[in-house]
């Protein structure tokens, strides 16, 4: 330098064109309890960036950034 693949809550993963992006664990608050644990209820929190296609994009296309893997070049 080229190719492939991945990038979504704090973490691990869903959603693969359709209206409000979900779950588990974790965090905060509350109920219960003499206290704690457990249990139950509530809350906050995310699509790497910029363009494009589309009535509509997490999803499709392009470029860039970052991670992983492969190939090539170079003594």
């Nucleotide at each position: 330098g080229c190719c492939u693949u991945c990038g979504u809550a704090g973490u691990u993963c869903a959603a693969u064109g359709g209206a409000u992006a979900g779950a588990a664990c974790g965090a905060g608050g509350g109920a219960u309890u003499c206290c704690u644990a457990a249990u139950c209820c509530c809350u906050a929190a995310a699509u790497a960036u910029a363009g494009g296609u589309u009535c509509g994009a997490u999803u499709c296309c392009u470029a860039u950034c970052g991670g992983a893997g492969g190939c090539a070049c170079c003594a």
A computed fold for a 75-nucleotide RNA from a Candidatus Nealsoniibacteriota bacterium, annotated as transfer RNA. Rfam family: tRNA. About the family: Transfer RNA (tRNA) molecules are approximately 80 nucleotides in length. NCBI's taxonomy places the organism under Bacteria, Bacteria candidate phyla, Candidatus Nealsoniibacteriota.